[in-house]
RNA sequence: CGCGACGUAGAGCAGCGGUAGCUCAGUGGUCUCAUAAAUCACAGGUCACGGGUUCGAAUCCCGUCGUCGCAA
Numbered sequence: 001c002g003c004g005a006c007g008u009a010g011a012g013c014a015g016c017g018g019u020a021g022c023u024c025a026g027u028g029g030u031c032u033c034a035u036a037a038a039u040c041a042c043a044g045g046u047c048a049c050g051g052g053u054u055c056g057a058a059u060c061c062c063g064u065c066g067u068c069g070c071a072a
Base pairs, nucleotide, nucleotide: 002070003069004068005067006066007065010024011023012022013021018055026042027041028040029039030038048064049063050062051061052060
């Protein structure tokens, strides 16, 4: 230099055009003499960045950046 995959909440991951979700972690309540466990609720997101297509983009297209891999 060439090719491919990935980038979404603190962590790990879904979501493949029509409200951005799950598990764990966090906070609060219930339960308990108390803690843990259990249970209920809440909070937490510029969807890597910039542009384009579309009535509408996390999703489709182009470019950039980063991580990983393949080949040389």